[in-house]
RNA sequence: GCGCGUGUAGCUCAACUGGUAGAGUUCCGGUCUCCAAAACCGGUGGUUGAAGGUUCGAUUCCUUUCACGCGUG
Numbered sequence: 001g002c003g004c005g006u007g008u009a010g011c012u013c014a015a016c017u018g019g020u021a022g023a024g025u026u027c028c029g030g031u032c033u034c035c036a037a038a039a040c041c042g043g044u045g046g047u048u049g050a051a052g053g054u055u056c057g058a059u060u061c062c063u064u065u066c067a068c069g070c071g072u073g
Base pairs, nucleotide, nucleotide: 001072002071003070004069005068006067007066010025011024012023013022019056027043028042029041030040031039049065050064051063052062053061
């Protein structure tokens, strides 16, 4: 240089054929306990890497671009 893949909550990951972005965990609060842990209940948290395009509607499709990984000369 070329080809392929990944990028979504603080972290690990989902999201079907384009139709309200979710789960676990962290954190916070509560129940329980002499206290704590565990367990259980509830809550907070998002410019879906960035920019643009198509569409009534984009995490999803198209273009460009950035970061990382793999392969190859």